[in-house]
Context: one part of a larger RNA
RNA sequence: GAUUGAACGCUGGCGGCAGGCUUAACACAUGCAAGUCGAGCGGGCGAGGUUGCUUCGGUAACUGAGCUAGCGGCGGACGGGUGAGUAAUGCUUAGGAAUCUGCCUAUUAGUGGGGGACAACAUUCCGAAAGGAAUGCUAAUACCGCAUACGCCCUACGGGGGAAAGCAGGGGAUCUUCGGACCUUGCGCUAAUAGAUGAGCCUAAGUCAGAUUAGCUAGUUGGUGGGGUAAAGGCCUACCAAGGCUUCGAUGGGUAGCCGAACUGAGAGGUUGAUCGGCCACACUGGGACUGAGACACGGCCCAGACACCUACGGGUGGCAGCAGUAGGGAAUAUUGGACAAUGGGCGCAAGCCUGAUCCAGCCAUGCCGCGUGGGGGAUGAAGGCCUUCGGGUCGUAAACCCCUUUUCUGAGGGAAGAACAACCAGAGGAGGAAAUGCCUUUGGCCUGACGGUACCUCAGGAAUAAGCAACGGCUAACUCCGUGCCAGCAGCCGCGGUAAUACGGAGGUUGCAAGCGUUGUUC
Repeated sequence: GAUUGAACGCUGGCGGCAGGCUUAACACAUGCAAGUCGAGCGGGCGAGGUUGCUUCGGUAACUGAGCUAGCGGCGGACGGGUGAGUAAUGCUUAGGAAUCUGCCUAUUAGUGGGGGACAACAUUCCGAAAGGAAUGCUAAUACCGCAUACGCCCUACGGGGGAAAGCAGGGGAUCUUCGGACCUUGCGCUAAUAGAUGAGCCUAAGUCAGAUUAGCUAGUUGGUGGGGUAAAGGCCUACCAAGGCUUCGAUGGGUAGCCGAACUGAGAGGUUGAUCGGCCACACUGGGACUGAGACACGGCCCAGACACCUACGGGUGGCAGCAGUAGGGAAUAUUGGACAAUGGGCGCAAGCCUGAUCCAGCCAUGCCGCGUGGGGGAUGAAGGCCUUCGGGUCGUAAACCCCUUUUCUGAGGGAAGAACAACCAGAGGAGGAAAUGCCUUUGGCCUGACGGUACCUCAGGAAUAAGCAACGGCUAACUCCGUGCCAGCAGCCGCGGUAAUACGGAGGUUGCAAGCGUUGUUC
C1' cells in the first nucleotide's frame, strides 16, 4: 500500500447493487417448510333438481354440483441446511470395465380369461391418553393363479421359465339383460431393444505439518471351491501357501471438508475456501434394516442411550445443522413479514392444489458504486475569535447582502409502463379415424402482479432537509498561544514531559480523507 462475512469509538442526508452467527454440530416455546390425484376404488356428507303422496308443515324414491376419512398410485432419495467427522471408502485431473437407471424419447410386440382377500364401514371390547383387539361385510389401475410369448431369461443345447389394468371423451350401423357390448381418440398397463439423464465400481497421478511417532499387518497378501451383490473384488466363508506395506516416510498421534475460485503480488509465489457453482459427509448420540428405480432415508421405521415434556404411575411423546423466532455463548451478525405474479419443482387429462425453493419487502454505512449538503456576485477586508513586534496579521469572499438554480426534500397529480409467457376460449390447417371428440401447428380474443400507487414523469414551494473524523516533532502533508512542570499524560519506531513543550491537555489556525473517519484484529 492493498484486503476483510469484521468488531470498537466518534459522526451520519439519499439511492442502486451485494452481504449479514466466523463463537455452542449448545438447548429449543410457537407458527409454517411435502404433498397431490374422485379421469384407479368402494363408502360417507351433501347445496340443488325431478317424480309420487300430503293435514301444504313435510315425507318417500330417483338424480346430483361439490367436499371427503380410508384402500390404491406417484412424490416424500429433489429442493433447503450445516461442515461435526474424514489425510483418503473424500476431492481434482485423466482414463477404464464387470453394472443398474422411475419419469422422458424412439422402435417392436401385446393388453385374453378367472380367483381369493384386506381397510374403510357395522357391532362388541380394552386403555387416562397415545392407541389397540375380536367378529362380520365390500371395491379396485391393490393381491394371486391360468392362457399366450416377436423379442427376453436359464440351459447339460435335449429342453425349461416368465407379463399385463384399466380409465376418460366421441360415435354410424349391428347386438343388448338397456348397464353396455362394439368402433375410435387420448391417457395409462406389460414385455423387449436403443438413447438420454442420473448413479454405483476400478486404476494412475496430485492433495497439511511433525521422526521428540520406525517398524506395521492373521482376512493380513495371494490362490482354489462356495456364497453374496445391479456389478469386478477377502466383499464374506472353508481350505492351501506365506505373503503384503515401509526412511521415495509405512504405522500411530495432531490439524483439516475438497475444488472452481477469492485476496495479495510485476511475476514466481504466499494465504484463504464467507457469498455463487461442482463434489463429499452429516441430520439429538450410536447401531440396524424395511420399502423402493433410487435411501440404509433431515421434517420415515426399529433398538439402545442422554436430555426434555405429558401421565390416572400402568404407560406414552419429541428431535430447527429448513424459514422466522427464543434462551445461552460471544467483540459480533437481521423480520415469529408478503406472494405463488414470475422462474423452478411435486401431483393431476385439466382446472388447479402444495411449495419459508424462489421472487419480493423489513432491519444493519457491513462493503462497493453514484449523488447531494448549493451556484454567481460581494471589501468597510464588518462584528467576533486567535495571534501580535500593538503598526497590524489571520479565519476571509468566508459571512451579511444582491441575483439565480431545485439534484435532493415536502405537497399535489399522472403512472396497471416493464416484469407476461403460459393456461383457457373461438377460428384455420394437418395426421388419425367410417365419422366425431380429443391430438399437433398456427391466428385472434379474454383473464392473471406479491413487489406497489413502487420505479419513472409533471407541477408547486422554498437555500430550503443534510459534515464529520483523524492528524499537524521526524518518518509524513500540516504551527502558534495558553495550561501543566519527569506530574498529568503521549507513543507504530525513534522518543516527548524535570517552568519559555510545534510531541501531554485546551484554543485558534492548518493538512488529509469524506457519509464517513480513525483504532484494533486478519492475510499478502
This is a predicted structure of a 524-nucleotide part of an RNA (small-subunit ribosomal RNA, 5' domain) from an uncultured prokaryote. Model confidence (mean pLDDT): 85 of 100.